[in-house]
RNA sequence: GUCCCUGCAGCGCAAUGGGUAGCGCGUUGGGCUUCUAAUCCAAAGAGCGUGGGUUCGAGUUCCACCUGGGAUU
Numbered sequence: 001g002u003c004c005c006u007g008c009a010g011c012g013c014a015a016u017g018g019g020u021a022g023c024g025c026g027u028u029g030g031g032c033u034u035c036u037a038a039u040c041c042a043a044a045g046a047g048c049g050u051g052g053g054u055u056c057g058a059g060u061u062c063c064a065c066c067u068g069g070g071a072u073u
Stems, first nucleotide, its partner, number of pairs: 001072005007066001010025004019056001027043005049065005
């Protein structure tokens, strides 16, 4: 230099055909318990790396750039 992959909640990950973004852990509150742990119930927390295009509508499609990783010379 060229090519490929990656980017979503505090952390790790889903979202398969474009239709209002979910799960686990963690956090907070409550139940249970003499107290704690374990367990059960509930809640909060992200608009998806950035900018633009397509579309009635984009995490998802297209383009450029950025982050991290890989292949090759």